Notes:
Large-subunit ribosomal RNA, domain II from a Nitrososphaeria archaeon, 734 nucleotides, folded computationally. Its mean pLDDT, the model's own confidence on a scale to 100, is 80. The organism belongs to Nitrososphaeria, within Archaea. It matches the Rfam family "Archaeal large subunit ribosomal RNA". Rfam links the family to the GO terms structural constituent of ribosome and ribosome. The full RNA is in RNAcentral, with records from ENA.
Context: one part of a larger RNA
RNA sequence: GCCGGGGAGUUUACUGUCACGGCGAGCUUAAGGGUUAAAAGCCCGAAGGCGAAGGGAAACCGAAUCUCCGCAUGGAACCUUAAAAGGUUCCAGAGGGAGAGGGUCUGAAAGGGCCUUUAGUCGUGGCAGUAAGACUAGAAACCGAGCGAUCGUGCCCUGGGCAGGACGAAGGCGGGCGAAAGCCCGCUGGAGGUCCGAAAGGGUGCUGACGUGCAAAUCGCUCCCCUGACCUGGGGCAAGGGGCCAAAAGCCCAUCUAGCUCGGUGAUCGCUAGUUCCUCCCGAAAUAGAUCCCAGUCUAGUCCUGGCAGAUAGGGAUAAAGCUGUAGAGUGAGGAUAAGCGAGCAAGGAUCCGAAAGGGUCCACUCGCUUUUCAAACUCCGAAGGCUUUAUCCUAGAAGAAGCCAGGAAGCGGGUUUAUGUGGGGUAAGCCCCAUAACCGAGAGGGGGACAACCCAGACUAGAGUUAAGGCCCCCAAAUGUCGGCUAAGUGUCAAACCGAAGGGUGUCACCGAGCUUAGACAGCAGGGAGGUAGGCUUAGAAGCAGCCAUCCUUUAAAGAGUGCGUAACAGCUCACCUGCCGAGCUCGGUGGCCCCGAAAAUGGACGGGGCUUAAGCCGACUGCCGAUACUCUAGGUCACGGUCCACAAGACCGUGGCGGUAGGGAGGCGUAGAGGUUGGGUAGAAGCUGAGCCGUAAGGUUCAGUGGACCGACCUCUAGUGCAGAUCCCGGU
Numbered sequence: 001g002c003c004g005g006g007g008a009g010u011u012u013a014c015u016g017u018c019a020c021g022g023c024g025a026g027c028u029u030a031a032g033g034g035u036u037a038a039a040a041g042c043c044c045g046a047a048g049g050c051g052a053a054g055g056g057a058a059a060c061c062g063a064a065u066c067u068c069c070g071c072a073u074g075g076a077a078c079c080u081u082a083a084a085a086g087g088u089u090c091c092a093g094a095g096g097g098a099g100a101g102g103g104u105c106u107g108a109a110a111g112g113g114c115c116u117u118u119a120g121u122c123g124u125g126g127c128a129g130u131a132a133g134a135c136u137a138g139a140a141a142c143c144g145a146g147c148g149a150u151c152g153u154g155c156c157c158u159g160g161g162c163a164g165g166a167c168g169a170a171g172g173c174g175g176g177c178g179a180a181a182g183c184c185c186g187c188u189g190g191a192g193g194u195c196c197g198a199a200a201g202g203g204u205g206c207u208g209a210c211g212u213g214c215a216a217a218u219c220g221c222u223c224c225c226c227u228g229a230c231c232u233g234g235g236g237c238a239a240g241g242g243g244c245c246a247a248a249a250g251c252c253c254a255u256c257u258a259g260c261u262c263g264g265u266g267a268u269c270g271c272u273a274g275u276u277c278c279u280c281c282c283g284a285a286a287u288a289g290a291u292c293c294c295a296g297u298c299u300a301g302u303c304c305u306g307g308c309a310g311a312u313a314g315g316g317a318u319a320a321a322g323c324u325g326u327a328g329a330g331u332g333a334g335g336a337u338a339a340g341c342g343a344g345c346a347a348g349g350a351u352c353c354g355a356a357a358g359g360g361u362c363c364a365c366u367c368g369c370u371u372u373u374c375a376a377a378c379u380c381c382g383a384a385g386g387c388u389u390u391a392u393c394c395u396a397g398a399a400g401a402a403g404c405c406a407g408g409a410a411g412c413g414g415g416u417u418u419a420u421g422u423g424g425g426g427u428a429a430g431c432c433c434c435a436u437a438a439c440c441g442a443g444a445g446g447g448g449g450a451c452a453a454c455c456c457a458g459a460c461u462a463g464a465g466u467u468a469a470g471g472c473c474c475c476c477a478a479a480u481g482u483c484g485g486c487u488a489a490g491u492g493u494c495a496a497a498c499c500g501a502a503g504g505g506u507g508u509c510a511c512c513g514a515g516c517u518u519a520g521a522c523a524g525c526a527g528g529g530a531g532g533u534a535g536g537c538u539u540a541g542a543a544g545c546a547g548c549c550a551u552c553c554u555u556u557a558a559a560g561a562g563u564g565c566g567u568a569a570c571a572g573c574u575c576a577c578c579u580g581c582c583g584a585g586c587u588c589g590g591u592g593g594c595c596c597c598g599a600a601a602a603u604g605g606a607c608g609g610g611g612c613u614u615a616a617g618c619c620g621a622c623u624g625c626c627g628a629u630a631c632u633c634u635a636g637g638u639c640a641c642g643g644u645c646c647a648c649a650a651g652a653c654c655g656u657g658g659c660g661g662u663a664g665g666g667a668g669g670c671g672u673a674g675a676g677g678u679u680g681g682g683u684a685g686a687a688g689c690u691g692a693g694c695c696g697u698a699a700g701g702u703u704c705a706g707u708g709g710a711c712c713g714a715c716c717u718c719u720a721g722u723g724c725a726g727a728u729c730c731c732g733g734u
Stems, first nucleotide, its partner, number of pairs: 001734006011132013026050003032044004054061002065100005073092007101116006135274004142264006153238009162228001164196003167192001171188007201224002205221002208219002240256001242252003277669006287300005303408006312396003316393009328381001329379002335374002338371007348363006415440001417438005423432002445456003460636007470626003473610003479623001481622006492612002503597003507594010524581005530554003535549003560575001564573002637659009670723001672720010688707008
C1' cells in the first nucleotide's frame, strides 16, 4: 500500500419556535393508589402549573364598546356574446386595515409609556439555544499520591588491581679540606599528585568508516593518562522544586530549565486532521460597525423555510421638468508662475562719496502695470453623463407584485482577476488602498496550443437540425475561394494578457508641393573657361586660392578680381559658367503604407508543429462552408401553480413557468439491526458466497444457474450503538 472488521452531531433536563393532533375560556395531572401472581394496559388521583387583566417601585386603582375603508367570496342590475367566458355599477362583506373610546402610570396641564375590540393548554415530532466531556482524535502543561541511586553523581564500610624501563630528593657510609661553622668528591639510598610505556582507565583529531549501522554512540588509525585528586568488585546513605554536582542548567535506569508511574482527566485548545446512503427544490458571503480585536466572536446586510397581505414593481427604452459642477476650458476675483517696466524702500547685502552726521548707486524686498505659464483642496463658464418626479411603451404580476411577520443557517475571521475612474508607489509590479460593472469563487460546454477570472455561451434527459466566438494547406471539421494592393525581411504566420525604444535608411509603394525640360532638361563624354591684371594693401615673397579692403570694366556663346588641389612664390590640375554629341523625362522638399538597422545568455528549439513567398504573411472588399450542452424541432422526466374529471385522500389529462451550483436551508426516499402485529418460504435445499439476466433517475430491488447445508423473509408500525476511502485513524491478515 491493499483486504476484512471497528470508527465520529448522541443522551438527559430546561427554554424557545414551527408543524400535526386532543380539548377549549379553559387545558393538564405529579407523587401516589386500584386492577394483575408480577408487568403492560386501563381506571382513579386538580395538590400544583399555564391561561382567562392590566398599569404601577409601591400604596393602590382597574378595561360597556362604537364608526369608517375594504380583499377573498356571495348576491342584484346592465353591456357584449349563439352560449360560456369577460366587463361596468351597486349591496353585504369573515379575516385584514384605520380611527374614536376605555384601564393604569407619569405630569399643574398639554402630552407621553404600557395594555385593551379574547385563545389558550396538553401531547407527539422537527430545528435551535443553555447546562453538562456534548461530533471524533490530538497538546506543550498544572496538582496530588506513590515507585526509583542495578545507569551516571557524591560520601561511608569492606576487598581487589597497576609489565618493564628512566631520572636519582632527603638520609647514611667512606675520603679530602678547614680553628670552627661547614664545604667538596665518591659510593649507598630510593623520594615523587616525577618521566617513557603495556594491562586498566579515558575519548583528542581525522569533523575518516558507518549513518533503514555490527551498534538508539559502534569500527579504524591517531591521541591523553597509567603510585594517584588512580582504577575497580560487593555492601550502605542522599529523592523530585528535591538530591548530587572540581559548575555543563550537567546527572538522578536510552527520559531532565524540574524523573517515572497512576490518579484529578474525556484537563483545556479561537489551532490542525477527519466526519460514513440516494434523489428533488432554492441558494450565499468574503461587506459595515464593535471587540486586549486582526486565524475568533457579536449585531446588521445577504440566503432558506413557513405565513400575512392584496396591486403594484423594474439597477430597461423614449420624452418632459427640475437638480448637479466632473471631463474640458478659462485666468475676471483670490492663489501660484517666468520675463520686463515703473514706483517705494524703515530694517538686510555689496559698493562709492564724506572727518563725522549723513547721502548716492545696485541687489534683495514691497506694491502697481504689460506680456508668459498653471491648479485635487481656483471658477466668469461648462458638456457627455448621473439623480429625482411624471407620462407612454416594454418586462414581471390576482396562476398573487410591492410590503410585512416568525424561525433557522452559512458567511462576516483571506476574496481574486479584467475594464473604467481617483489615490499611494516611480503615470513600476501577478504591487497596495478605494469606487462602479462583470466574471471566477460556487460555472460545465465551444474558442484562445496548453491556460480560475479574456471572447462566445448559463449544462433536466435522449435524438435531429441551425448558428455564436473562432476558423476553412496538413496534423484538424470546413475555401490550396474570388477581386485589388503591399512585403523579400521567413518580416510575418501571436486579438490582448505573454509580442523591444529613442534614433537612423538613394529598401520599396502611393500621394502632395515647387522648379527645369524638343527654343533639348538631368547624367556622361569632348571643347572653351579669355583680356585690363600679378586688382589694391600687406609681405622676404602674396601672381584667383596666408591675411585685410574692394569685387569693377572689356571681348564674348561663356568665363568668379575665383570652388577645391597644388607651388617658397610662379607654374600646373580642376570647378563655377558656355558650346557640341546624345534624345525624354529630371531635380528638390513634404506626407502616408510595408520593410531594414538599432537587437547580447548561458544543453539544440520553437509561429502549437509541419511547413508557407503574386502566400498558408499584411491591408481592403465579397461569397460560401465548418463550428457549442447556445437557438429551433421531436420525444420523455421532474418541480411549482392553475383548470377539468373525481372528490374520501389519491390519481388521470390539459395549461403556464421553471430544472448549473460550493458553504448552507428545505422536502421525499433506499438500505442495516432489533421489537410489536399480520402473513409467508425452507433438507423436493434457508442464510451466505460466485457468475449472469431484468427493473428503478438513484440509493437499491428482483430472478436464474452453481456452491452451501439450516434457517430466512414480505407488509403496517415502533426503536436505534443504522450506512466509510480517507482521520501519518485502531485491530488482524497479506